[in-house]
RNA sequence: CUCUGAUAAAGGCAAACCUAUUGAAAGAUAGGGGCGCAAAACCUCGAGCCUAAGGCCAGGUUUUCGGCUAUGGCAGUCAGGUUACCGGG
Numbered sequence: 001c002u003c004u005g006a007u008a009a010a011g012g013c014a015a016a017c018c019u020a021u022u023g024a025a026a027g028a029u030a031g032g033g034g035c036g037c038a039a040a041a042c043c044u045c046g047a048g049c050c051u052a053a054g055g056c057c058a059g060g061u062u063u064u065c066g067g068c069u070a071u072g073g074c075a076g077u078c079a080g081g082u083u084a085c086c087g088g089g
Stems, first nucleotide, its partner, number of pairs: 002089004012037002017032006035076001041082003046078002048074003054069004
């Protein structure tokens, strides 16, 4: 430098759920919690998935309700880029 990952060692992160805050929602943040993760560290101008405030359409006496659409999200969906501990080849 590169490939690789145990039965290791030192560590790291933190699912579901609960509480509080925030948001239209999806979700996010903090605390608890621990399903799991060899990058479950960081980055979205790629794909996929989630939501639909606003906009458009339909309907309409009023209320309720429907469809389409990210500029909103998911990095613990995949892919790609960057960085990194220990061991082995």